Transfer RNA from an Opitutia bacterium, 74 nucleotides, folded computationally. The organism belongs to Opitutia, within Bacteria. The prediction has a mean pLDDT of 80. Its Rfam family is "tRNA". The family's RNA type in Rfam is transfer RNA. It was read from a public genome assembly.
[in-house]
């Protein structure tokens, strides 16, 4: 020095062909449950979808350029 992938909640991950509200598992906070803990259950909080740009009526999702990280050549 080339090329590829990967970035989504607190972690570990989905997300169809772009389309109207972004989720699930686990943790986390209330509440039932118990004698008490666990387990169950029933609600809840929790997201600049890595940044900056672009196309489009409409972008987590296309295309660019950056950042980070992990592979491959050399």
């Nucleotide at each position: 020095g080339g090329g590829a992938g990967u970035a989504u909640a607190g972690c570990u991950c989905a997300g169809u062909u772009g389309g109207u509200u972004a989720g699930a598992g686990c943790g986390c906070u209330u509440g039932a449950u118990u004698g008490a803990c666990a387990u169950u259950c029933a609600a809840g909080a929790g997201g600049u979808c890595g940044g900056c740009g672009g196309u489009u009526c409409a972008a987590g999702u296309c295309c660019g350029c950056c950042u980070a990280c992990u592979c491959c050549c050399a």